[in-house]
Small-subunit ribosomal RNA, central domain from a metagenome, 347 nucleotides, folded computationally. The coordinates come from a structure-prediction model, not an experiment, and the mean pLDDT is 88. The full RNA is in RNAcentral, with records from SILVA.
Context: one part of a larger RNA
RNA sequence: CUGGGUUUAAAGGGUGCGUAGGCGGCCAUAUAAGUCAGUGGUGAAAGUUUGCCGCUUAGCGGUAGAAUUGCCAUUGAUACUGUUUGGCUUGAAUCAGGAUGAGGUUAGCGGAAUGAGACAUGUAGCGGUGAAAUGCAUAGAUAUGUCUUAGAACACCAAUUGCGAAAGCAGCUGGCUAGACCUUGAUUGACGCUGAGGCACGAAAGCGUGGGUAGCGAACAGGAUUAGAUACCCUGGUAGACCACGCCCUAAACGAUGCUAACUCGUUGUUUGAUCCGUAGGAUUGAGCGACCAAGGGAAACCGUUAAGUUAGCCACCUGGGGAGUACGCUCGCAAGAGUGAAACUC
Repeated sequence: CUGGGUUUAAAGGGUGCGUAGGCGGCCAUAUAAGUCAGUGGUGAAAGUUUGCCGCUUAGCGGUAGAAUUGCCAUUGAUACUGUUUGGCUUGAAUCAGGAUGAGGUUAGCGGAAUGAGACAUGUAGCGGUGAAAUGCAUAGAUAUGUCUUAGAACACCAAUUGCGAAAGCAGCUGGCUAGACCUUGAUUGACGCUGAGGCACGAAAGCGUGGGUAGCGAACAGGAUUAGAUACCCUGGUAGACCACGCCCUAAACGAUGCUAACUCGUUGUUUGAUCCGUAGGAUUGAGCGACCAAGGGAAACCGUUAAGUUAGCCACCUGGGGAGUACGCUCGCAAGAGUGAAACUC
């Protein structure tokens, strides 16, 4: 490089937007660059190969042809690709009217619970466990009641539910804001798909500065358990968790399944629209989210109109195990580290 692959064997980028590039709907026109055909030139010789000839044969030599898959010029062809011009509406988009949701962001408000403080009632225990102890408590705890206060999270509704590109999103109300969907018509007229680099977003933990800290709780301390117990259990408890701003950029970031488009027997649940009918309801038709199966696929498990089926376009990635996601270099980062990413050697 070719061939082959990427749910689970090695392999889909964490996700999107988008540059270059690659690919690209229908009809007609022009052109003739790609493409195809003819002709001419050139493609040295040797060598290869075929025929014939000469040494008695052969080696060897001579001669003619083929081949030299190429390049150039020229004359044509015009289906396809390219380019030019004109048009089309089915791809794409916009408008109008609907309906939907934990989509995002910001401000305000709410109740339950928990802790703390004050007061009141009240007296000897409370707490915790397999059993205990550490711990709290006569300086009056635990329990009960009233008042005050703080921070964080939002029971029931709740669902195989919904929304979002992914990460993710859940008390209630308002402001601002994004998207997909449905219906019918109108508008633009291929404006499209993918997307190396690039840019943006990106759970948790972690980092910087300043706040905040109720419960929880790495580290740490103590009590147990145990042969030991740097653990599991218990009592405490700092960072953290929360807020604002700025970094970090990784996850089993998973559907372990890239995006887009077309095609391929059915049954059923559910969310949200539309149309129709003879309206407790039913039928038809969209867009999602689930379950089961035919054909087909698959090593099997299984997948099966939400494909892992049948095809097309584009990107990413894989090439035995270990060494190793390591070393070195470079880029990024405050750091932690991240990205890129070998080899020797060994089986």